The RNA shown here (small-subunit ribosomal RNA) has 1448 nucleotides and comes from an uncultured prokaryote.
RNA sequence: GAUGAACGCUAGCGGCAGGCUUAACACAUGCAAGUCGAGGGGUAACAGGGAUUGCUUGCAAUCCGCGACAGGCGCACGGGUGAGUAGCGCGUAUAGAACCUACCUUUUACAGGGGAAUAGCCCAGAGAAAUUUGGAUUAAUGCUCCAUGGUAUUGUAAAGUGGCAUCACUUAACAAUUAAACAUUUAUGGGUAAAAGAUGGCUAUGCGUUCUAUUAGCUAGAUGGUAAGGUAACGGCUUACCAUGGCAACGAUAGAUAGGGGUCCUGAGAGGGAGAUCCCCCACACUGGUACUGAGACACGGACCAGACUCCUACGGGAGGCAGCAGUGAGGAAUAUUGGACAAUGGAGGCAACUCUGAUCCAGCCAUGCCGCGUGCAGGAAGACGGUCCUAUGGAUUGUAAACUGCUUUUAUAUAGGAAGAAACCUUUUCACGUGUGAAAAGCUGACGGUACUAUAAGAAUAAGCACCGGCUAACUCCGUGCCAGCAGCCGCGGUAAUACGGAGGGUGCAAGCGUUAUCCGGAAUCAUUGGGUUUAAAGGGUCCGUUGGCGGACUAAUAAGUCAGGGGUGAAAUCCAACAGCUUAACUGUUGAACUGCCUUUGAUACUGUUAGUCUUGAAUUACUGUGAAGUGGUUAGAAUAUGUAGUGUAGCGGUGAAAUGCUUAGAGAUUACAUAGAAUACCGAUUGCGAAGGCAGAUCACUAACAGUAUAUUGACGCUGAUGAACGAAAGCGUGGGGAGCGAACAGGAUUAGAUACCCUGGUAGUCCACGCCGUAAACGAUGGUUACUAGCUGUUCGAACUUCGGUUUGAGUGGCUAAGCGAAAGCGAUAAGUAGACCGCCUGGGGAGUACGUUCGCAAGAAUGAAACUCAAAGGAAUUGACGGGGGCCCGCACAAGCGGUGGAGCAUGUGGUUUAAUUCGAUGAUACGCGAGGAACCUUACCAGGGCUUAAAUGUGGUCUGACAGCUUUAGAGAUAGAGUUUUCUUCGGACAGAUCACAAGGUGCUGCAUGGUUGUCGUCAGCUCGUGCCGUGAGGUGUCAGGUUAAGUCCUAUAACGAGCGCAACCCCUGUUGUUAGUUGCCAUCGAGUAAUGUCGGGAACUCUAACAAGACUGCCGGUGCAAACCGGGAGGAAGGUGGGGAUGACGUCAAAUCAUCACGGCCCUUACGUCCAGGGCUACACACGUGCUACAAUGGUCGGUACAGCGGGCAGCCACUACGCAAGUCGGAGCGAAUCCACAAAACCGGUCACAGUUCGGAUCGGAGUCUGCAACUCGCCUCCGUGAAGCUGGAAUCGCUAGUAAUCGGAUAUCAGCCAUGAUCCGGUGAAUACGUUCCCGGGCCUUGUACACACCGCCCGUCAAGCCAUGGAAGCUGGGAGUACCUGAAGUCCGUCACCGUAAGGAGCGGCCUAGGGUGAAACUGGUAACUGGGGAACUAGCU
Repeated sequence: GAUGAACGCUAGCGGCAGGCUUAACACAUGCAAGUCGAGGGGUAACAGGGAUUGCUUGCAAUCCGCGACAGGCGCACGGGUGAGUAGCGCGUAUAGAACCUACCUUUUACAGGGGAAUAGCCCAGAGAAAUUUGGAUUAAUGCUCCAUGGUAUUGUAAAGUGGCAUCACUUAACAAUUAAACAUUUAUGGGUAAAAGAUGGCUAUGCGUUCUAUUAGCUAGAUGGUAAGGUAACGGCUUACCAUGGCAACGAUAGAUAGGGGUCCUGAGAGGGAGAUCCCCCACACUGGUACUGAGACACGGACCAGACUCCUACGGGAGGCAGCAGUGAGGAAUAUUGGACAAUGGAGGCAACUCUGAUCCAGCCAUGCCGCGUGCAGGAAGACGGUCCUAUGGAUUGUAAACUGCUUUUAUAUAGGAAGAAACCUUUUCACGUGUGAAAAGCUGACGGUACUAUAAGAAUAAGCACCGGCUAACUCCGUGCCAGCAGCCGCGGUAAUACGGAGGGUGCAAGCGUUAUCCGGAAUCAUUGGGUUUAAAGGGUCCGUUGGCGGACUAAUAAGUCAGGGGUGAAAUCCAACAGCUUAACUGUUGAACUGCCUUUGAUACUGUUAGUCUUGAAUUACUGUGAAGUGGUUAGAAUAUGUAGUGUAGCGGUGAAAUGCUUAGAGAUUACAUAGAAUACCGAUUGCGAAGGCAGAUCACUAACAGUAUAUUGACGCUGAUGAACGAAAGCGUGGGGAGCGAACAGGAUUAGAUACCCUGGUAGUCCACGCCGUAAACGAUGGUUACUAGCUGUUCGAACUUCGGUUUGAGUGGCUAAGCGAAAGCGAUAAGUAGACCGCCUGGGGAGUACGUUCGCAAGAAUGAAACUCAAAGGAAUUGACGGGGGCCCGCACAAGCGGUGGAGCAUGUGGUUUAAUUCGAUGAUACGCGAGGAACCUUACCAGGGCUUAAAUGUGGUCUGACAGCUUUAGAGAUAGAGUUUUCUUCGGACAGAUCACAAGGUGCUGCAUGGUUGUCGUCAGCUCGUGCCGUGAGGUGUCAGGUUAAGUCCUAUAACGAGCGCAACCCCUGUUGUUAGUUGCCAUCGAGUAAUGUCGGGAACUCUAACAAGACUGCCGGUGCAAACCGGGAGGAAGGUGGGGAUGACGUCAAAUCAUCACGGCCCUUACGUCCAGGGCUACACACGUGCUACAAUGGUCGGUACAGCGGGCAGCCACUACGCAAGUCGGAGCGAAUCCACAAAACCGGUCACAGUUCGGAUCGGAGUCUGCAACUCGCCUCCGUGAAGCUGGAAUCGCUAGUAAUCGGAUAUCAGCCAUGAUCCGGUGAAUACGUUCCCGGGCCUUGUACACACCGCCCGUCAAGCCAUGGAAGCUGGGAGUACCUGAAGUCCGUCACCGUAAGGAGCGGCCUAGGGUGAAACUGGUAACUGGGGAACUAGCU
């Protein structure tokens, strides 16, 4: 875009069209084919009507007319349907000298005389009916005889012409056999014969006409001939005889499907699809068969027979055929009225009037389609109300839309008028004219229909919906819902902010329609003729030979098949196209033209192709010569190695592996020496080498065979290329027969490995590997690249030849390699050995899976090979390249990563956190690294968020407005666990305006409730790793790349060199802080060397400013210097100097990003949720539970120690509700007193260490858990549930399995101290501080993590990825299958209706002929055996999808 459409929602009108696509299913009822009295007998069949006459009550006759009967014509047209049919059925073009044709037209001739019957009618019967029997009588345009005659056929014989002859042609004669019909109004109509035309038909032929080869052979009347029969006619059309043909790979036969064409839809066209309406042809008429009649039928509304079905019946027997028009049932998603009229057009009959006509013309129903019209037009802003939305005091939009004002009246309604279609036939008249024909005029005839159309009236009055709004695709917001409900053409949307679901507002598109579904074409170059491909995406046959076929070198000539041009015929009409015209326009219709790209015929042209004839040499082949090679077949032969045997020497192992074991060996192995035997394979040469069609071919040599290359240009003269079917060859494995068998070695056995190991490894070992003969016929048979011919820049190797050579080399032919230009290609790549540019030929491909499977067939001994689907299912599968990520890939490098060391954890007890369990509650969060002494740097109450219970409903803050009070608050007291409730008591200022305070009301609250997967902020981790990017340029179709790579170097993308890159940014480094050295300045609370004073003693004092120190500013370190290496960057040196040397040590500082990492319980915040509660207050309990498991720690297990006594040395910090000297008391915790200090001033014992004593290896003088008792302190309060002290008690534990952690120097280890939080403290924690103070690092193979480069990838949620197969349960389609059950077609046998034909005939008939009987053929029926094709089936095979968080 289209449709004979259907469905959903909706619907004002008209015109023109269309309307059972399904059940060729079954049909009630009515109608659809009759007509002629001018052919006949009749008219007493019925209903009558009219006229005339006789004559009048009424009857008769005649006429107009007329049923049935006999006769003529028609019924073979028109109308319906598409079952069958793959066919000369249809289309197109021819032919018929091989034919027919009623009615019609023209022409010619003719029509004389007889006869016998039979319907009807009448009479008598049978039957329920349909129907039918007998007798008598009768007519014709019915039948028949004779005559006449033309035609036709046959026979006889004749003449002429042609010819060698068989013979052919022409002409005439004779004989035989054949015609007719009348009616009548006298006008005509009709009849017979012949010829011709027209029309219609029949037959034959060329070409075209669907799919399947998993249909390859078919055919006996089959193909042809002769003869006969038959037909309108040719013909195996039929029969007899003879011959053995005919068709087929250019697709016979078989199967499936289907009416064909003009045309219709689509498309630029070529094509693809369709065959409704209209026209032409065919076929059919319940199913099958058969003939009759006739001009024509094997006949839709005729006949006979058989079958199925339906109906009637008196059970004896009968009737029927809507695929005619209406209509009914059924089927179906679905398709109309049991209408009017013959007025028009056409048909049948008739002289005609006329009759008939469901053909036809009209009307009815249906938005089924096409076309047209309308549902109003103009003005109108306060941009009204209402709705919707928002950033919400307001704005936007609906929207000039409405209201309102003016105008118009198509359509609808009402009233009135009112067509064309009609011209004929016929009648009348007139004219020409004259037994008749023609013309003119008038009259008659309308179903549609009072329709189309016209006028008038009134009034915006009577008239808008449907789909869509994520992208494709025009059109966006809100609410609801929450992977639900739902949407969906494809992609996909929906899991709490949905432009995608549902609703609303708004918008977009089309519009009396709009959407959906179905189907077809297009887009689809996605079957590619126009117009595709085949290295890797699907696709080159394993190779070669070669048949049919296709294609084919140069020249000349002929021909004219292809080709081209002109002419002729045809290509029906309608359709399409153009112009014009008619309906108001359009659709629709008419006229004319063009076109119908085709077929046939004819006349020309001859370049090309073809054909024929001739010639040529360049393609091809042959010959000669020279060479080449792992080319093939057969034979002969060689050496090394291996194994075996025999013999010798000789002794304990050999062998094998990652390590072992099985195995061999004291009966002598292995090793070694000698000899012998056997089979297989041929080291070195040896190579991108060579040869071969491919598979493939390797010691040497002989014989035979083939090939290739070169040179010569001698010979032939296009002999060529390709190649369906076919033939041959064809690795390995495998099969058969017979040999052979050393080594190797499927299967198998044993040993290992392993969770297992039907494997990889080892020890053995059978088939096999080898030979001969025969099969198989496949491979990643690969260059994943068919063979052939020609052309198109170069450079550089190599093999075999040839020519020249100045011996350096040059040129050239044929192979075999590498790199590249152009070009090609999606890219990778190919690139004269093309995947470039062209020609001809062959094979093959058309999404993935199912599947190279099933079935069938062929081949094979088998294994199997070849050919080769479908159902079903998915939205992908695939190629090349890119960036990442990953790898039990590679290279380089780094890190307490390993290694080297030191000390731990894991075992014990306890502390603490977590899980689990328990509980009324054990609040919540954190969960690999990156949770677990974490949030929490202080849970007895509080905290507190949890639980049970008791209360409150606005507590606190703030503001506004209103009202009220002068108090409220405080204090005392009662009840109570308390919150709270009650009682008592005291009590404002004032300038009288009010201030202040409180109560109360209203409005605004509150939530540690949910979502960290809606968020901000903050944080962890990779990782203090060296990376992450940008601009411009360049490369690439692009994703992207380059820069950022390479060579060095560094801690570092740090720097240097090179470089299609040049620069830049965030990171690195540096800048900041602490510390290490020095200087300057300053000198108290810090210091004290010198001087002095004083004390038992002390910087205590005067004083000093040197030192230490304090805290500000400076200096210093930069690979700066030297040497070596290096291009440089840089590195090296126990270099110098220096307090410090190569980022001096430490801290802060954390790129782009990753983990939907953590946190809604720090805080903030969107959304949701609660509101006498999920808010809030109170007291109590809980967060502290305890069979257990884990993490992090403390204390230990002891002598490098415990204990007792003595002696010494810090730093960081803190302190007024505080730190607390000192004295007294207490065993002690502590208490009572009490100086100093808001602090460089006062407060604090440092401990390890050191010096002595004791303990002697024990569960101890180790260890301190646990428990008992007594206390101190803090606090409202230590029961659950605090720390500390004293006395007593004295558990486990004797250095810790597998595993695992930290640390590279002032580090580990060890020792103590301080602080935050804090009333106190569960602190053994955290954060800091100083004291003492090591060991080790060969090195980067390995483990872990990371960086760069490279490589592979089927991964991209990125290896915690992806993904394979079995099993268990269910589902879907399908294969096989013992069977069961259908279908169509054929064949054999039996039977055989009706009927044609043939024969016979004692009956009928004068005869012709008929009845009867018999025969052939056949529909149908029956039986049998096969084949084909469906359905179903226990069981079974694989496949597919989804599911099961299943198992592996």
Its Rfam family is "Bacterial small subunit ribosomal RNA". Its family is annotated with ribosome and structural constituent of ribosome in the Gene Ontology. The prediction has a mean pLDDT of 81.